[in-house]
Context: one part of a larger RNA
């Protein structure tokens, strides 16, 4: 110097990104306990006081038990009741210390807000959370050889020895109050008149050969069969097209002008639109402007409560909004308590070095 320990004036958080660490709290017994509250809780809320020893001391209360009484009972066994002696909470009074749960083990407490109801899980070795589960709510599939899932377009398994109050599968997350408008795109479900439409059907027409005929020859014409192509017309789903669904993906306006100070705009016009944000919340785990403005706490507050609404850019199960309880959570305040600090000292004990 280094780990790990003890203690400290005088102040107590002034440290720090943060009270990180560390102190302080702890057991029993009695007192005594608030807002909220799903009436369970919140609670060990908080808070306050006692505890050691001796004597006395009770019909608290335990123990032993002479006895005595019933059970056909005398001995002995059971069961009830008890004189007597012991032992004693609680309570009195005394006695010693600075201190009596005298060590040692053993919650810090309280207010206020986010978020998540909760108990549960998770990143083995940076994350334990506001993430994931979750009971509880809803949509959609599926009638049994079920949907689904695994398999080689199997065979067969699961599902399930289940059967709709069941399985699957998606979003939501306990309760409470609720959960608006759009179905115009996008998916999905149903529907079929029309239209478009594959293969297949069909086979009009063309187009190759040519038996034959025309021609002195080039060459022209050309039935039959053969062959190449092949219009019309038929022709399913699908798309178009009609509906219907948003707790399905998803959406949820802009301008202009108006009230007898101003300001403002309950009102009007007006384009556009499927439809124009409804309740409820809003500087918020969301607000750039921004340390928005006002109130609160501070001597002093970019953080923190409460409020306002110009929501750059909240909003209703990718749920809104409240909420008791709980949480090694996050934010923020206050008591208490401290070597975190002012601001450092001294001690243990084991190191590092040094020297034998």
């Nucleotide at each position: 110097c280094c780990u790990u320990c003890g203690u400290u004036a005088a102040g107590g958080a002034a440290c720090u990104c943060g009270g990180c660490a560390a102190a302080a709290u702890g057991a029993c017994c009695c007192c005594g306990u608030a807002a909220c509250u799903u009436c369970g809780g919140g609670a060990u809320a908080a808070g306050g006081g006692g505890u050691a020893c001796c004597u006395c001391g009770u019909u608290a209360u335990c123990g032993u038990g002479a006895g005595u009484a019933a059970g056909u009972a005398u001995a002995c066994c059971u069961u009830a009741c008890a004189a007597g002696c012991g032992a004693g909470a609680a309570g009195a009074g005394g006695u010693c210390g600075c201190a009596g749960a005298g060590a040692a083990u053993u919650g810090g407490c309280c207010c206020a807000g986010g978020c998540g109801a909760c108990u549960g899980u998770u990143u083995a070795g940076c994350a334990a959370a506001a993430a994931c589960a979750c009971a509880g709510g809803u949509g959609c599939c599926u009638g049994c050889u079920a949907a689904a899932u695994c398999g080689c377009u199997a065979a067969g398994a699961u599902g399930a020895a289940g059967u709709a109050u069941a399985g699957g599968u998606g979003c939501u997350g306990a309760c409470g109050c609720c959960u608006g408008c759009c179905c115009g795109g996008u998916g999905c479900u149903g529907g079929a008149a029309g239209g478009u439409u594959a293969a297949g059907g069909g086979g009009a027409a063309a187009g190759g050969u040519u038996a034959u005929c025309c021609g002195a020859a080039a060459g022209g014409a050309g039935a039959a069969g053969c062959u190449u192509u092949g219009a019309a017309c038929u022709g399913a789903a699908g798309c178009c097209c009609c509906a219907g669904u948003a707790a399905a993906c998803g959406g949820c306006g802009g301008c202009c002008g108006u009230a007898a100070c101003u300001a403002u705009a309950a009102c009007g016009g007006u384009c556009c639109u499927a439809a124009g944000g409804u309740a409820g919340c809003g500087a918020a785990a969301u607000u750039c402007c921004u340390u928005g403005u006002c109130g609160g706490g501070u001597a002093a507050g970019u953080u923190c409560c409460g409020a306002c609404c110009c929501g750059c850019a909240c909003g209703a199960a990718a749920g809104g909004c409240g909420u008791a309880a709980c949480g090694a959570u996050c934010u923020g305040g206050g008591c208490a308590c401290u070597g975190u600090c002012u601001c450092a000292a001294c001690g243990a004990a084991g190191g590092a070095c040094u020297c034998g």
The part of an RNA shown here (large-subunit ribosomal RNA, domain IV) has 356 nucleotides and comes from a Thermovirgaceae bacterium.
The coordinates come from a structure-prediction model, not an experiment, and the mean pLDDT is 85.
The RNAcentral record of the full RNA draws on ENA.